[in-house]
Notes
This is a predicted structure of a 484-nucleotide part of an RNA (large-subunit ribosomal RNA, domain I) from a freshwater metagenome. The full RNA is in RNAcentral, with records from SILVA. The coordinates come from a structure-prediction model, not an experiment, and the mean pLDDT is 83.
Context: one part of a larger RNA
RNA sequence: GGCUCACGGUGGAUGCCUUGGUGUCAAGAGGCGAUGAAGGACGUUGGAACCUGCGAUAAGCCCAAGGGAGUUGGUAACCGAACUGUGAUCUUGGGAUCUCCGAAUGGGGCAACCCGGCCCGCAAGGGUCACUCAUGCCUGAAUGCAUAGGGCAUGUAGAGCGAACGCAGCGAACUGAAACAUCUAAGUAGCUGCAGGAAAGGAAAGCAACAGCGACUCCGCAAGUAGCGCCGAGCGAACGCGGACCUAAGCGGGAAACGUACGAACGACCUGGAAAGGUCGACCAAAGAAGGUGAUAGUCCUGUACGACGGGAACCGUGAAUGGCUUCAAGUAGAGUCAGGCUCGAGAAACCUGGCUUGAACAUGGGGGGACCACCCUCCAAGCCUGAGUACUCCUCAAUGACCGAUAGUGAACCAGUAAGGCGACUGAACGGUGAAAAGCACCCCGACAAGGGGAGUGAAAUAGCACCUGAAAUCAUGUGCUU
Repeated sequence: GGCUCACGGUGGAUGCCUUGGUGUCAAGAGGCGAUGAAGGACGUUGGAACCUGCGAUAAGCCCAAGGGAGUUGGUAACCGAACUGUGAUCUUGGGAUCUCCGAAUGGGGCAACCCGGCCCGCAAGGGUCACUCAUGCCUGAAUGCAUAGGGCAUGUAGAGCGAACGCAGCGAACUGAAACAUCUAAGUAGCUGCAGGAAAGGAAAGCAACAGCGACUCCGCAAGUAGCGCCGAGCGAACGCGGACCUAAGCGGGAAACGUACGAACGACCUGGAAAGGUCGACCAAAGAAGGUGAUAGUCCUGUACGACGGGAACCGUGAAUGGCUUCAAGUAGAGUCAGGCUCGAGAAACCUGGCUUGAACAUGGGGGGACCACCCUCCAAGCCUGAGUACUCCUCAAUGACCGAUAGUGAACCAGUAAGGCGACUGAACGGUGAAAAGCACCCCGACAAGGGGAGUGAAAUAGCACCUGAAAUCAUGUGCUU
């Protein structure tokens, strides 16, 4: 020096656990905002910091109801000072207060700051003053009447925020076509406007085919069919059939979620630190869901089941039927041209929508039935409204999982969109577990009035000592043996 073994150190894998996540189902809610939101800044408790709450009335003030013995939020004790059966703390509902910024709105501004006018007031201080729109009134040019313009008043009018869902406007490229230009991706992403709890659509100038159907929306099939397509890549219907749905106010029935209280039944012995374990003997059960309690509890605690009370919705009947209303629609329908939308890429290209140029008839009329014509069939455009079935989930409550279990599950179980990085847009972590209970090691000794350690003590255990459950490996030290 190497190897083996042993005992330790380091390290934090593994096992067990769960405060946190995540999916699904169901119900609710589907908005907040000039009565100043969302989001913040700064303050605020007797005592530093942060979180939570609150706002100069500042972990709070008032009222009502509940509740009934302790309380002054959390980390988080300690000291101090208080409150409370004259009912506190706490819970629910209502009210008051609510600094400053923020649409931010008196003016300005580098958000949380600066500077004003007017009115009230001795003062401190309080109130008010943006813009747009609507309505009303007053005024009022060029210009006579007027109008434009100006002013005032009124408005719980608008603005701003918000996860997805919706409608509309604008609208890519990568990509695919094994290159690429028509095409595709895709009317997608993105941007913008506007709205609602849903939105949109909607009561046939519709389909169909000689038989008929009867608004719209959504789902299944039809069907990857008919078609479209550098007939490439790909795109892709409809008719028809089957379902969902088929409503409001009012009247009469009917009662869910949820909340509140109530809510059955067990003892002994043994082991153990501890009994819920074991043994023996009982009991309840419309309750043997679950959680907790010093190990595994139907009968210890919280609960759970049934029923009760509160609660008052869905739903049912009627209304109730052709869904309803109307002034019954002209620069409209149609044509030409240029585009867009439809399965339809200009094609034989109808149909629908729009720009430009034109331009009818008037129910004895007009549109459509895929060029066009005739016959036949069908419908009545150029006005409006409309529930349900459908989509979504920032949020609340509840249930549940052959979902995760701390490198997993949200980025975030832990004071996380934090620390940190970046001029910025933005990027973005790690960190859970003593014990049943702090009983968290009084006292003594070494040491520097240390760190750390040795005793002692607590505890079932301290190799459970706050670097704390278990404590793998790499790795380090010591010892032993073998070997060079």